[in-house]
C1' cells in the first nucleotide's frame, strides 16, 4: 500500500429483503425470608463509532472518515 471482518445499553451479543431498537448478565425498586442469598415481578439505562447522501421512513442502502482484528505484498 491492497483485501476481508468487527463497531448497537455498564458487559456479552441479537436485530431475517429499510417500517416505533431488543435479549441475557449487571444496576435499582417491590414481593418472598427472622435476615441474607436464591427465586418471582417490575423500573431505568442507547442521538446504533463520526459526518454527509438517498428515501415518506435508515442500525440496515450509498459516499467519506475514526478505532480494532485478520490476511496479502
Nucleotide at each position: 500500500g491492497c483485501c476481508u471482518c468487527u463497531u448497537u445499553a455498564g458487559c456479552u451479543c441479537a436485530g431475517c429483503u429499510g417500517g416505533u431498537a431488543g435479549a441475557g448478565c449487571a444496576a435499582c425498586g417491590c414481593a418472598u425470608u427472622c435476615g441474607u442469598a436464591a427465586u418471582g415481578c417490575g423500573u431505568a439505562g442507547g442521538u446504533c463509532g463520526a459526518g454527509g447522501g438517498u428515501u415518506c421512513a435508515a442500525a440496515u442502502c450509498c459516499c467519506u472518515u475514526g478505532a480494532g482484528a485478520g490476511g496479502c505484498u
This is a predicted structure of a 73-nucleotide RNA (transfer RNA) from Bacteroidales bacterium UBA1215. Its mean pLDDT, the model's own confidence on a scale to 100, is 82. NCBI's taxonomy places the organism under Bacteria, Pseudomonadati, Bacteroidota, Bacteroidia, Bacteroidales. It matches the Rfam family "tRNA". The family's RNA type in Rfam is transfer RNA. About the family: Transfer RNA (tRNA) molecules are approximately 80 nucleotides in length.